[in-house]
RNA sequence: ACUUCAUCCAGAGCAGCUGAGGGGUCCGGCCCUGCGACGCUGCGGCAACCACCGUCCCGCCUCCGUGCGGCGGCAGGUGCCAAUUCCGGCCCGCCAGCGCGGGGAAGAUGAGGG
Numbered sequence: 001a002c003u004u005c006a007u008c009c010a011g012a013g014c015a016g017c018u019g020a021g022g023g024g025u026c027c028g029g030c031c032c033u034g035c036g037a038c039g040c041u042g043c044g045g046c047a048a049c050c051a052c053c054g055u056c057c058c059g060c061c062u063c064c065g066u067g068c069g070g071c072g073g074c075a076g077g078u079g080c081c082a083a084u085u086c087c088g089g090c091c092c093g094c095c096a097g098c099g100c101g102g103g104g105a106a107g108a109u110g111a112g113g114g
Stems, first nucleotide, its partner, number of pairs: 002113007013043005021032003026089004044081003049077002052073003057070004061065001085106001090103005
């Protein structure tokens, strides 16, 4: 490379540098952007996947534990800080219509496998 599982309508911005596109790719829409976006760096923050902790918490077990699960704590490893993953594209249902709901595909992130 590829692959498995979980999650994706919540949350969280300032400064410096840079200087033209950006929101992953294609198409359509919509939006952000010289009042400086995107990106990079610094600092700050959000969240809690993993790690770690729990003597006073709860449950499970032919095993009674340095176990498993829940719950709580913490913030070490990641991640994230416009808009639902910005919305749609494929399928199904509902609707007079505008649209709405569900699923899929693709993608992102984490933890495994390889």